This is a predicted structure of a 352-nucleotide part of an RNA (small-subunit ribosomal RNA, central domain) from an uncultured bacterium.
The prediction has a mean pLDDT of 87.
The RNAcentral record of the full RNA draws on ENA and SILVA.
[in-house]
Context: one part of a larger RNA
RNA sequence: CUGGGCGUAAAGGGAGCGUAGGCGGGUUAUCAAGUUGGAGGUGAAAGCCCAGGGCUCAACCUUGGAAUUGCCUUCAAAACUGAUUGCCUAGAGUAUGAUAGAGGUAAGUGGAACUCCGAGUGUAGAGGUGAAAUUCGUAGAUAUUCGGAAGAACACCAGUGGCGAAGGCGACUUACUGGAUCAUGACUGACGCUGAGGCUCGAAAGCGUGGGGAGCAAACAGGAUUAGAUACCCUGGUAGUCCACGCUGUAAACGAUGAUUGCUAGUUGUCGGCAUGCAUGCAUGUCGGUUGGUGACGCAGCUAACGCAUUAAGCACUCCGCCUGGGGAGUACGGUCGCAAGAUUAAAACUC
Numbered sequence: 001c002u003g004g005g006c007g008u009a010a011a012g013g014g015a016g017c018g019u020a021g022g023c024g025g026g027u028u029a030u031c032a033a034g035u036u037g038g039a040g041g042u043g044a045a046a047g048c049c050c051a052g053g054g055c056u057c058a059a060c061c062u063u064g065g066a067a068u069u070g071c072c073u074u075c076a077a078a079a080c081u082g083a084u085u086g087c088c089u090a091g092a093g094u095a096u097g098a099u100a101g102a103g104g105u106a107a108g109u110g111g112a113a114c115u116c117c118g119a120g121u122g123u124a125g126a127g128g129u130g131a132a133a134u135u136c137g138u139a140g141a142u143a144u145u146c147g148g149a150a151g152a153a154c155a156c157c158a159g160u161g162g163c164g165a166a167g168g169c170g171a172c173u174u175a176c177u178g179g180a181u182c183a184u185g186a187c188u189g190a191c192g193c194u195g196a197g198g199c200u201c202g203a204a205a206g207c208g209u210g211g212g213g214a215g216c217a218a219a220c221a222g223g224a225u226u227a228g229a230u231a232c233c234c235u236g237g238u239a240g241u242c243c244a245c246g247c248u249g250u251a252a253a254c255g256a257u258g259a260u261u262g263c264u265a266g267u268u269g270u271c272g273g274c275a276u277g278c279a280u281g282c283a284u285g286u287c288g289g290u291u292g293g294u295g296a297c298g299c300a301g302c303u304a305a306c307g308c309a310u311u312a313a314g315c316a317c318u319c320c321g322c323c324u325g326g327g328g329a330g331u332a333c334g335g336u337c338g339c340a341a342g343a344u345u346a347a348a349a350c351u352c
Base pairs, nucleotide, nucleotide: 004323005322006321007306008305012320014201015200016199017198021194022193023192025088026087027086029084030083031082033081034080035077036076037075038074039073040072041071042070049065050064051063052062053061054060091191092188093187094186095184096183097182098181099180103177104176105175106174107173108172109171110154115149116148117147118146119145120144121143125136126135162169163168206247207246208245209244210243211242215241216240220236221235222234223233258319259318261316262315263314266297267296268295269294270293271292272291273290274289277286278285279284280283301308302307325352326351327350334345335344336343337342
């Protein structure tokens, strides 16, 4: 150097954009850097290896060859890679016309419920539990009716339904705005893929400043339970949960499955398009077709098995990340980042 792997055994970066780099569609001509062949030069000698020879043999010495896998010069070839050049349209993008959607941001609006406040009715309990008690209530609770306030979340619709790169997104309206799909095949003409560093996004909890605070609820207090009960159960209850701006940068950030492309039986459901046929009817239903999602099964194949199986864990190419016995340890030290909490990078001794 080559050789093995990463769903569950160790191992896919949380996700995207993108720099360098790596890799890259069809075809024409030229060049000849890589590549291939011929020739020449050089690659010291000794040593190693092969075949001989000389000391009686051997060690040793000696002759010739081979090897020195390399480098340089020159002549030639042009398939492949590369460079230059012209053309092409299957990749990629643009245009035009449609479509679906909890995609994002901001502002406004709405109803139900909980809690609190005021008033009315009304009287002795209410609440809570396995059973109780703490708790609330004759200073009128619970229940019920009306009015008001405030905050948070949006029942039904709701669906292995939809959208988003991931995190995630669910009342309604408006404004601004990102992406996707389908049809046409009009335009550009390889403009592509991946992506070390880098940059951006990134649940919850947590932190800073200022608001807000209904419900819920770490901490905390009390009541129970218990041998004990720093818990499970109950009554309260503060941070927090909410908003604005900034920070943190982690999760079983999971499909525990990186991204792109091509190829490889089918069956069946569902969501969004398209074209067509048939029924009705004035917008639906239905059969088969096609295209893009999302599910259930299942052949070949793969797999240690479980299982995966056109949404691959099958067959292949390209690029990136990562793994190498358990513990020590995702720790120490150092660096970087952070207000802190800590994050990130990341050992060794020792031990089995």